Predicted 3D model of an 83-nucleotide RNA (c-di-GMP-I riboswitch aptamer) from a soil metagenome.
RNA sequence: AACGGCAAACCCCGCGAAAGCGGGGGACGCAAAGCUGCGGGGCUACCGCGGGUGACGCCCGCCACGCCAGCCGGGCCGCCGAA
Numbered sequence: 001a002a003c004g005g006c007a008a009a010c011c012c013c014g015c016g017a018a019a020g021c022g023g024g025g026g027a028c029g030c031a032a033a034g035c036u037g038c039g040g041g042g043c044u045a046c047c048g049c050g051g052g053u054g055a056c057g058c059c060c061g062c063c064a065c066g067c068c069a070g071c072c073g074g075g076c077c078g079c080c081g082a083a
Stems, first nucleotide, its partner, number of pairs: 005030002010025006028070001034076003038073003041068003048062005
């Protein structure tokens, strides 16, 4: 080069306490922006614990069992080509 693939932000619907996820629209980008929580890193804090309050609520702090693969690394699979 060729055939194509994925789909950010944002909008709508749904799930979730939230982070975030699913579906539809939509393209910022991506040669792995395919899969995988193994290492690092980040996000949320329902529940729980501690504090404030007369008490509930609420507020503050701590905390993953939750989440992020389009944060980095690793593992596995992978189209075409001058390979």